This is a predicted structure of a 93-nucleotide RNA (Glycine riboswitch aptamer) from uncultured Marmoricola sp.

RNA sequence: GUGCGGGAGAGUUCCCGGGUCACUUUCACACGGUGGGCCGGGGCGCCGAAGGGGCAAGUCCUCCCACCAACCUCUCAGGCUCAAGGACCGCAC
Numbered sequence: 001g002u003g004c005g006g007g008a009g010a011g012u013u014c015c016c017g018g019g020u021c022a023c024u025u026u027c028a029c030a031c032g033g034u035g036g037g038c039c040g041g042g043g044c045g046c047c048g049a050a051g052g053g054g055c056a057a058g059u060c061c062u063c064c065c066a067c068c069a070a071c072c073u074c075u076c077a078g079g080c081u082c083a084a085g086g087a088c089c090g091c092a093c
C1' cells in the first nucleotide's frame, strides 16, 4: 500500500424557493387553503477520528532563526436521520 472485518461525535433545527401527492373549495376546471414527503438555497447552533494549520520536550546555537508528534489544539475543509466517509485496531498478502 491492497483486500476483508470492527469503527465515534454532533439540530433529521429554523426560514425561503421549486415542483409533486392527498384533502378541501367548484356544476366542472383553474385559482386559493390545509397537510405529507422530495430537491435546492440561506441562517443560527454544534462535532471532529479524512485532509489542513499551530505549539512542547528535544536537536542546532552566543542569540535569533530553523527542525519537531499527537485521537493536544484551531475548526479552513469536512461532517451533524440513513447512506457515504472515517483516524485507529485486527487478520491476510
Stems, first nucleotide, its partner, number of pairs: 001093006011044001013043006020036005045080003051076001052074003058067002
Overview
Its Rfam family is "Glycine riboswitch aptamer". The family is grouped with related families in Rfam's "Glycine riboswitch clan". Model confidence (mean pLDDT): 80 of 100. RNAcentral holds the sequence, with entries from MGnify.